[in-house]
Context: one part of a larger RNA
RNA sequence: GGCGUGUGGCGGAUGCCUUGGCGUCAGGAGGCGAUGAAGGACGUGGAUACCUGCGAAAAGCCCAGGGGAGUUGGAAUCAAGCGAUGAUCCUGGGAUAUCCGAAUGGGGCAACCCAACCCGUAGAGGGUUAUCACAUGCUGAAUGCAUAGGCAUGUGAGGCGAACCCGGGGAACUGAAACAUCUCAGUACCCGGAGGAAAGGAAAGCAACAGCGACUCCGUGAGUAGCGGCGAGCGAAAGCGGAUAAGCCAGUGGCGGCGUGAACUGUCUGGAAAGGCAGACCGAAGGAGGUGACAGUCCUGUAGCGCAGUAGCUGGUGAGGGCUAGAGUAGGUUCGGGCUCGUGGAACCCGGACUGAACAUGGGGGGUCCACCCUCCAACCCUAAGUACUCCCUGACGACCGAUAGUGGACCAGUAAGGCGACUGAAUGGUGAAAACUCCCCCUGUUAGGGGUGUGAAAGAGUAGCUGAAACCACACGCUU
Numbered sequence: 001g002g003c004g005u006g007u008g009g010c011g012g013a014u015g016c017c018u019u020g021g022c023g024u025c026a027g028g029a030g031g032c033g034a035u036g037a038a039g040g041a042c043g044u045g046g047a048u049a050c051c052u053g054c055g056a057a058a059a060g061c062c063c064a065g066g067g068g069a070g071u072u073g074g075a076a077u078c079a080a081g082c083g084a085u086g087a088u089c090c091u092g093g094g095a096u097a098u099c100c101g102a103a104u105g106g107g108g109c110a111a112c113c114c115a116a117c118c119c120g121u122a123g124a125g126g127g128u129u130a131u132c133a134c135a136u137g138c139u140g141a142a143u144g145c146a147u148a149g150g151c152a153u154g155u156g157a158g159g160c161g162a163a164c165c166c167g168g169g170g171a172a173c174u175g176a177a178a179c180a181u182c183u184c185a186g187u188a189c190c191c192g193g194a195g196g197a198a199a200g201g202a203a204a205g206c207a208a209c210a211g212c213g214a215c216u217c218c219g220u221g222a223g224u225a226g227c228g229g230c231g232a233g234c235g236a237a238a239g240c241g242g243a244u245a246a247g248c249c250a251g252u253g254g255c256g257g258c259g260u261g262a263a264c265u266g267u268c269u270g271g272a273a274a275g276g277c278a279g280a281c282c283g284a285a286g287g288a289g290g291u292g293a294c295a296g297u298c299c300u301g302u303a304g305c306g307c308a309g310u311a312g313c314u315g316g317u318g319a320g321g322g323c324u325a326g327a328g329u330a331g332g333u334u335c336g337g338g339c340u341c342g343u344g345g346a347a348c349c350c351g352g353a354c355u356g357a358a359c360a361u362g363g364g365g366g367g368u369c370c371a372c373c374c375u376c377c378a379a380c381c382c383u384a385a386g387u388a389c390u391c392c393c394u395g396a397c398g399a400c401c402g403a404u405a406g407u408g409g410a411c412c413a414g415u416a417a418g419g420c421g422a423c424u425g426a427a428u429g430g431u432g433a434a435a436a437c438u439c440c441c442c443c444u445g446u447u448a449g450g451g452g453u454g455u456g457a458a459a460g461a462g463u464a465g466c467u468g469a470a471a472c473c474a475c476a477c478g479c480u481u
Stems, first nucleotide, its partner, number of pairs: 001480009015466001016430002020401002022398007029390002031160002039100003042055003046078002050074002061094006070082003105114003115129005131157009164195001165193005175182001179229001205212002216243005226234002247317006257307004264279005280297002282286001288300003320382003323326001331355008341367001362377005417424002437465001440452004
């Protein structure tokens, strides 16, 4: 020096656990805001750094209801209190609600600075004063009447919010094995607007000689008919099968909330019984959680029942409406766009420009166009349900995760930290049943550490705390070079 074994150290894998996540289903809610929101700043407690709550009336004030013994939040400790004259707590209503923020009296480098007027006072305090739109009234130029403009009053708007929805704009990478038409895609993104849904909607529709009868959504039709440098690719409709189809009357009445809510003892082991053994009991309740180990009968509860109210369900009735009845409209030419349709024989729908009818004896459509036939009635409006979504609330469930997993975040996390900035973005869970968290003694340079002692079932569970692997380190012993 190496190997091995043992005992320790270091380290934090593994096992077990779960406060937190993830997902699904069902129900609710689907908005908040000038009566000042969302989000913040600063304050606020007897002692108060932080979180939470609250707002100079500041972990709170008032009222009503519930509730019934403790209580002054997380969060200990000390102090001082409150509570059967009903506190704390829960629900509902009200008061207060600094400053910033749409922020709105003016300004501004958010949480700051500076005003005017009115009421009022003790030098307190309170209120009003943004802009835009609409309405009404007053006033009023150039310029006579007017109009523009100005002023006042009233009403409304403004901003925020996860997705879903409608509209206005609208890419490129990419694919075509290059690339230009094409594709990606009317996607991403930007803007405007609305609702709990939105949009659409009551045939100038489809269809095919038979007929159907608003719209929306799903399945099918169908990767069909078609479109397409007929490349890559794109891609219907009719029909058929479903979902739904309001209002009113009567009856019934789920979930949820509140109340009620059965039944066990002995003994043994043990620190502790819910475990073993023995004998019982309840069950419309043997879901679940907790309790010193594993509890149907200990606790909270659970099933069931009761109460108020109501969605829904059942039966009856009903089965889209309204008005002023639609002209610079329909159609045409030209240029674009949308449809499966890339200009094609290109109808149909929408738009820009230029034109421009008829009036039910009429007009549109049935894929150029014409005839016959069929069908419908444009140029006005409204319309539940079926459909889409989940920032949020409640409940249930999981061949979902179990701390390098599961949310980025189980822990004071969008924090610490990084970046001029846009933005990026962690790590850290577990003593014990209970703090009973080691009085006292000793070693010592020591708020370090350790040895006794005490607590505890255990301290080799000692706040570097369950278990405590490996790498790595030390010591001891054995073998060996």